[in-house]
RNA sequence: GAUAGAGGCGCGGUUUUUAUCAGUACCAUACAGUGAUAGUCCGGCAGACUGCUGCAUGGGAAAGGGGAAACUGCCGAAGACAGAUCCUUGGCCGGAGGGCUUGUCUGGGACGCAGCAGAAUAUGCUGCGGACUGUCACGAUGACGUGGAGCGCUAUC
Numbered sequence: 001g002a003u004a005g006a007g008g009c010g011c012g013g014u015u016u017u018u019a020u021c022a023g024u025a026c027c028a029u030a031c032a033g034u035g036a037u038a039g040u041c042c043g044g045c046a047g048a049c050u051g052c053u054g055c056a057u058g059g060g061a062a063a064g065g066g067g068a069a070a071c072u073g074c075c076g077a078a079g080a081c082a083g084a085u086c087c088u089u090g091g092c093c094g095g096a097g098g099g100c101u102u103g104u105c106u107g108g109g110a111c112g113c114a115g116c117a118g119a120a121u122a123u124g125c126u127g128c129g130g131a132c133u134g135u136c137a138c139g140a141u142g143a144c145g146u147g148g149a150g151c152g153c154u155a156u157c
Base pairs, nucleotide, nucleotide: 001157002156003155004154005153008075010074011073012072013071014070015069016068017067018066026059027058028057029056031054032053033052034051038050039049040048042094043093044092045091078106079105080104081103082102083101085099086098087097088096089095107133108132111129112128113127114126115125116124117123135148136147137146138145139144
């Protein structure tokens, strides 16, 4: 240097199905209130439209996230933050979402606390914590102790 592997409730992706989202948004009808400093995307500017709110009746979603099954790519798997660039929302700006890429951090899963996102008690992400676990080094010598990090470790060539 190349190839092949290991950690385990291991990490991602796609499809199908399903509960929730929610009797919510929205639509129709009727009544009432409001009147441009109102509403039309999260905000601002501009432009063009005309609505907006409440109650009642009838109708009535979807996306994201979750569960299950199958298939599939893998072991910096992947995730987070920041920068550059491109696309969408969009007439312009900010923001938001996504793609590619650069840098930094994180071995891994679970649990507890805090924060953020979220309709949510689900779930995800981040930080902290003490255990557990895999790996290497050092020290011990029953079954252990201490420490480090994946640009690591093991095997073969």